c-di-AMP riboswitch aptamer (ydaO/yuaA leader) from an uncultured Halanaerobiales bacterium, 139 nucleotides, folded computationally. Model confidence (mean pLDDT): 77 of 100.
């Protein structure tokens, strides 16, 4: 160095929501506050393309973020598009869970340049640490 065999993997999860720098106050350090940047995420915004017809209705407004849309009816439940977890990672099986809410304010299709905004909050900690296949580490 390569191969084979055995054992093993502490370091948590949803979400874009993390990291760095400066200043203030201060004995020092740490924390906090304010500001800036990088990364990540979202909105607006050309050409081309899409849309533009008729009838009915007429505030049936329309649109964004998000997995969270739609149906039935017993009006409070059931199901469902879609989404998450299972502890090193990926795929599949199986099991469990979510399937909310909120913002803009008459208005936005896509969209290069350009421009605006966010960088929160919540939960878990010996269990739901499962199985198969493949891969990456350690001894």
């Nucleotide at each position: 160095u390569a191969g084979a065999u055995a054992c093993u993997u502490u370091u948590g999860c949803c979400g874009a929501a993390u990291c760095c720098c400066a200043u203030u106050a201060u004995u020092u350090u740490u924390a906090a506050a304010u500001g800036g940047g990088a990364g990540c995420g979202g909105g607006g915004g050309a050409a081309c393309c899409a849309a533009u017809g008729a009838a009915u209705u007429u505030u049936a407004g329309g649109g964004g973020c998000g997995a969270a849309u739609c149906c039935a009816u017993u009006u409070a439940u059931g199901g469902u598009a879609a989404g998450g977890u299972u502890a090193c990672c990926c795929u599949u099986u199986a099991a469990c869970c979510u399937g909310a809410g909120u913002c803009c304010g008459a208005c936005a299709g896509c969209u290069a340049a350009c421009u605006c905004c966010g960088u929160a909050g919540g939960c878990g900690u010996u269990a739901u640490u499962a199985a198969a296949g493949g891969g990456a580490g350690g001894u």

The sequence was found by an Rfam model in a public genome assembly.